Transfer RNA from Christensenella minuta, 74 nucleotides, folded computationally. The prediction has a mean pLDDT of 81. Its Rfam family is "tRNA". Its family is annotated with triplet codon-amino acid adaptor activity in the Gene Ontology.
Formats: sequence, C1' cells, structure tokens
RNA sequence: GGAGGCAUAGCUCAGUUGGUCAGAGUACCUGCUUCACAUGUAGGGGGUCGCUGGUUCGAGCCCAGCUGUCUCCA
Repeated sequence: GGAGGCAUAGCUCAGUUGGUCAGAGUACCUGCUUCACAUGUAGGGGGUCGCUGGUUCGAGCCCAGCUGUCUCCA
C1' cells in the first nucleotide's frame, strides 16, 4: 500500500426480509431470606446501536466516508 471481518447497556453477546424491537445473561441498586455474609428470590435503574452524512414515509439493519480493532496479501 491492497482486501476482508468486527464496533449495540459496566462486561459477554442476540437482534430474521427495513416497520409496534431496543433485548438476554452477568454486573450494579433496593426489598425478602440470615446473628451477619454468601447463596437463593422478587423488583428496579442503566443505551439514542463507534462518528458524520445519504437513501426511504420509516434505518441497529441498506449505501458512502471517517475513527478504532483484528485477520490476510504484498
């Protein structure tokens, strides 16, 4: 220098053919349970989906550029 994958909650991830879908586990907070802790159990808070723009009535999903990261080729 060229090609490709990935980026969604603190962490690990799901999200189908664009539509009422923003979720799961775990972590965190609160109650119950315990002498207390842990475990268990019930509930709760937390995101504008890496950034910018485009297409569309409508974008986490499609397109372009950029940033970060990983792999391959030279």
Taxonomically the source falls in Christensenella (Bacteria, Bacillati, Christensenellales, Christensenellaceae).